A computed fold for a 72-nucleotide RNA from a Deltaproteobacteria bacterium, annotated as transfer RNA. Model confidence (mean pLDDT): 85 of 100. The source organism's lineage runs through Bacteria, Pseudomonadati, Myxococcota and Myxococcia.
């Protein structure tokens, strides 16, 4: 250059029109002589950027920007 993916919390991910999730991770307290493990509870998000569609977009088009695996 061409094709096909993937970007959502610190990390690994679900969610694929109609109120952002979980698990780990972190914080606080509880348990403990103290750690550790367990246990309840909170915090953390421009859903890569920018236009478009639409009442409503993370979701869908369309450009880019990072990444990765064909192909020449």
């Nucleotide at each position: 250059g061409g094709g096909c993916g993937c970007a959502u919390a610190a990390c690994u991910c679900a969610g694929c029109g109609g109120a952002a999730g979980a698990g780990u991770a972190u914080c606080a307290c509880c348990u403990u002589c103290a750690c550790a493990c367990g246990g309840u509870g909170g915090g953390a998000g421009u859903c890569g950027c920018a236009g478009g569609u639409u009442c409503a977009a993370a979701u869908c088009c369309u450009g880019c920007u990072g990444u990765g695996c064909c192909c020449a």